[in-house]
Context: one part of a larger RNA
RNA sequence: UCUAGGUAAGGGAACUCGGCAAAAUGGCCCCGUAACUUCGGGAUAAGGGGUCCCUGCUUUCGUACAUGUAUUUGUGCGAUUACAGGGUGCAAAGAUCAAGGACGACCGACUGUUUAACAAAAACACAACUUACUGCUAACCCGUAAGGGCUUGUAUAGUAGGUGACGUCUGCUCAGUGUCAGUAUCUAAAACUCGAUUUCAAUCGAGCUAAGGACUGAUAAACAGCGGGGGUAACUAUAACUCUCUUAAGGUAGCGAAAUACCUUGUCGUUUGAUUGACGACGUGCAUGAAUGGCGUAACGAGUUGUCCACUGUCCCUAUCUAGAACCUU
Numbered sequence: 001u002c003u004a005g006g007u008a009a010g011g012g013a014a015c016u017c018g019g020c021a022a023a024a025u026g027g028c029c030c031c032g033u034a035a036c037u038u039c040g041g042g043a044u045a046a047g048g049g050g051u052c053c054c055u056g057c058u059u060u061c062g063u064a065c066a067u068g069u070a071u072u073u074g075u076g077c078g079a080u081u082a083c084a085g086g087g088u089g090c091a092a093a094g095a096u097c098a099a100g101g102a103c104g105a106c107c108g109a110c111u112g113u114u115u116a117a118c119a120a121a122a123a124c125a126c127a128a129c130u131u132a133c134u135g136c137u138a139a140c141c142c143g144u145a146a147g148g149g150c151u152u153g154u155a156u157a158g159u160a161g162g163u164g165a166c167g168u169c170u171g172c173u174c175a176g177u178g179u180c181a182g183u184a185u186c187u188a189a190a191a192c193u194c195g196a197u198u199u200c201a202a203u204c205g206a207g208c209u210a211a212g213g214a215c216u217g218a219u220a221a222a223c224a225g226c227g228g229g230g231g232u233a234a235c236u237a238u239a240a241c242u243c244u245c246u247u248a249a250g251g252u253a254g255c256g257a258a259a260u261a262c263c264u265u266g267u268c269g270u271u272u273g274a275u276u277g278a279c280g281a282c283g284u285g286c287a288u289g290a291a292u293g294g295c296g297u298a299a300c301g302a303g304u305u306g307u308c309c310a311c312u313g314u315c316c317c318u319a320u321c322u323a324g325a326a327c328c329u330u
Stems, first nucleotide, its partner, number of pairs: 001325008010316002014314001019311001027051005036041001038165001052087005060079007088092001100309007107301002112124002128163007140149003166296004171226003176223002178219005185214003192207005227245005254288001255285001266282006
């Protein structure tokens, strides 16, 4: 010096990206327990008190004996309960084992799953919702096939996709792309038919025609998309109103400086002595927005973030002890 531990007066997060690490809490009994809530929870909420030994008295029960008739009462032993007095120690769940707690916000409903060996999560899954296909020799999957799986199942089923409990909702657009359906007509290959090239072969022309396309329609919980400029109210400002260009339609309800906000440390309020933080608002949304789901939400989380209490060698500011390793000397 390092590794693993122990202890520190006073202060108590001043450390630090951040309470990382450590400390503190801890069992059982009794009391007591809020907001919120899907009425189940939250909850061991929080917060208090007790815990050892002796004695007295006491509760309930088992058992043995005695009592002897209002079916009890008493005693012994064993188990158990409450109260009181006394005693010892710094300390009685004396070691070990053994929750720190509270309050906001975000995300994900939850239990679960995952990158064996840098990631456990807000990712995946999930119940639930929804769309498409499928009538059984089904659709779908494996296989060249035979055959097999799904399934000895049958639409309350199976397959494929999306969203992701619950509550409340899920707006407008079918122009583009896709899918589905239709199609009088048009387009459209080879084969085939007819014709041409004297004959064969090759070749050329015309006709006929499937799918497909053109064309018509449907479909967004299909892929997706959801504007600009000017003017206007009797202070100012703003614009319910209006003009105009333009689109398939011009973003509805919600939410909003957000896990999304460039400008930005936006502005205001709360929190602090002081805050690029957090929370609550505002909306001028660079570039929110509705199952690519929007917004809420009790419970849950080795998730992310902020604050407070307790606690502490994290720090002020270091010291010392125990064990081991390395190093130095011999």
Large-subunit ribosomal RNA, domain IV from an archaeon, 330 nucleotides, folded computationally. It matches the Rfam family "Archaeal large subunit ribosomal RNA". On this family, see Yusupov et al., Science 2001: "Crystal structure of the ribosome at 5.5 A resolution".